RNA sequence: CUCCGACAAGAGCAAAACCUGGGAAACCGGGCGACGCAGAAUUACGGGUCUGGGGAUAGCCUCCAGACAGCCGAAUCGCCGAA
Numbered sequence: 001c002u003c004c005g006a007c008a009a010g011a012g013c014a015a016a017a018c019c020u021g022g023g024a025a026a027c028c029g030g031g032c033g034a035c036g037c038a039g040a041a042u043u044a045c046g047g048g049u050c051u052g053g054g055g056a057u058a059g060c061c062u063c064c065a066g067a068c069a070g071c072c073g074a075a076u077c078g079c080c081g082a083a
Stems, first nucleotide, its partner, number of pairs: 004081002012037002018031005035070001041076003045073003048068005053062003
């Protein structure tokens, strides 16, 4: 340094539910809360899923407008060090 990832250490993030605000919706911000996470950090680039529009009308197609990075891959940056 690479792979790897522990009942290790120190830190970090925060699902669902609930409250509140935004949005037509998917969903998002804040609060509360911890299901989990070594990337649960960042980026919608590829795939995927979801919402809405359009076209079909048996399951689908389109990519027209969006959402999801805690679905997978990729890129960027990055903590620790037992086996």